The RNA shown here (c-di-GMP-I riboswitch aptamer) has 89 nucleotides and comes from Psychromonas sp. SA13A. Taxonomically the source falls in Psychromonas (Bacteria, Pseudomonadati, Pseudomonadota, Psychromonadaceae). Its mean pLDDT, the model's own confidence on a scale to 100, is 88.

[in-house]
Parts: sequence; structure tokens; C1' cells
RNA sequence: GCUAGAAAAAGGCAAACUAAGGGAAACUUUAGGACGCAAAACCACCGGCCUGUGGACAAUUAAUUGUCUAUGGCAGCGGGGUUACCGAG
Repeated sequence: GCUAGAAAAAGGCAAACUAAGGGAAACUUUAGGACGCAAAACCACCGGCCUGUGGACAAUUAAUUGUCUAUGGCAGCGGGGUUACCGAG
């Protein structure tokens, strides 16, 4: 450096849910909590998914309602990129 993670060790992360904070929402932060994870570390580049403040269009006198839309999110959906612990071959 490459390959795979069978066994071992040191450790690591933390789903649902709960509380408090942020946010229009999706979601997120902190604390508790562990379903799981060998990259469940980091990056929205490609695909996918979620939301729809604002915007566009339609109905409507208006209020309002509907459809579309990411510049908002998800890295614990897949691919890709970057970095990394342990021992084995």
C1' cells in the first nucleotide's frame, strides 16, 4: 500500500422516544436514552426522498384554497469524493 472484517482487544457513534432551545416546515442543537452501525466520521457532486417561508399559476371581490417550485433539509437511502482505529491475510 492492497484485500476482506471470521475471531480478539482498546475504544467510538447513537434510532425510536422524552425534555428544553432554534425553525414556517422538513429538520436540527443540547441532555437523557440505545434500535442498530467497521466508517452510523466529514462533503449535497449525481440519483433519490422530505418540506414549501418566499415565488409562479389557477379558483376567488377578498379572506382563503389547490397545483408547481429549493435557494431549505436528510450523509442512519444508494453512488461518488476526503480522512481514520484495531488486529488478520